Predicted 3D model of an 86-nucleotide RNA (transfer RNA) from a Methanomicrobia archaeon.
[in-house]
RNA sequence: GCGGAGGUAGCCAAGUGGUCAACGGCGGUGGGCUCAAGAUCCACUCUCAAAGGAGUUCGCGGGUUCGAAUCCCUCCCUCCGCACCA
Numbered sequence: 001g002c003g004g005a006g007g008u009a010g011c012c013a014a015g016u017g018g019u020c021a022a023c024g025g026c027g028g029u030g031g032g033c034u035c036a037a038g039a040u041c042c043a044c045u046c047u048c049a050a051a052g053g054a055g056u057u058c059g060c061g062g063g064u065u066c067g068a069a070u071c072c073c074u075c076c077c078u079c080c081g082c083a084c085c086a
Stems, first nucleotide, its partner, number of pairs: 001082007010026003018066001027045006046055003059075001061073003
């Protein structure tokens, strides 16, 4: 350099136009149980809010669309294969 696969929350990971703040697991916080701890069960776990709700998010930036994690474009990064070089 060429081809292919990928980048999603603290971590892993599903989702591939609308039902998405985004399944599930781990971790964390609080609670139940226990003499206590572990295991287990329940709730919560982006930000703001007392709540209803609102806002901003899927590598960065743009575009298409009524609507984008999902489609298109430019970059950045990771992995695999091929090629090249000393």
Lineage of the source: Archaea > Methanobacteriati > Methanobacteriota > Methanomicrobia. It matches the Rfam family "tRNA". By type it is a transfer RNA. Model confidence (mean pLDDT): 83 of 100.